[in-house]
RNA sequence: AAUCGACAAAGGCAAACCGCCCGAAAGGACGGGACGCAAAGCUAAGGGUCUACGGCUCAAACUGAGCUAUGAUCGCCUGGCUGCCGAG
Numbered sequence: 001a002a003u004c005g006a007c008a009a010a011g012g013c014a015a016a017c018c019g020c021c022c023g024a025a026a027g028g029a030c031g032g033g034a035c036g037c038a039a040a041g042c043u044a045a046g047g048g049u050c051u052a053c054g055g056c057u058c059a060a061a062c063u064g065a066g067c068u069a070u071g072a073u074c075g076c077c078u079g080g081c082u083g084c085c086g087a088g
Base pairs, nucleotide, nucleotide: 004086005085012037013036017032018031019030021028022027035075041081042080043079045078046077047076048073049072050071054068055067056066057065058064
């Protein structure tokens, strides 16, 4: 240095849920809170999944149904970049 991940050490992050704010929604920010995480650090590059304001099509007379990301998700996977420790 690399691979790897310990009944190690120092730490770190923070699911669900609740409060409040943004958003059409999915979802996100902030605060509380811990299910868990060796990258649960960053990145939407490839794929998957979620939503459908808007657009298109159908149906109409009930205000509906279907398709569609430019939206979202990195705590879904893969890739890229970076990082603590050092048992083996």

Predicted 3D model of an 88-nucleotide RNA (c-di-GMP-I riboswitch aptamer) from Paenibacillus sambharensis. Its mean pLDDT, the model's own confidence on a scale to 100, is 89. The sequence is in RNAcentral, with records from Rfam. It matches the Rfam family "c-di-GMP-I riboswitch aptamer". About the family: GEMM was predicted in a large-scale screen for bacterial structured RNA regulatory elements.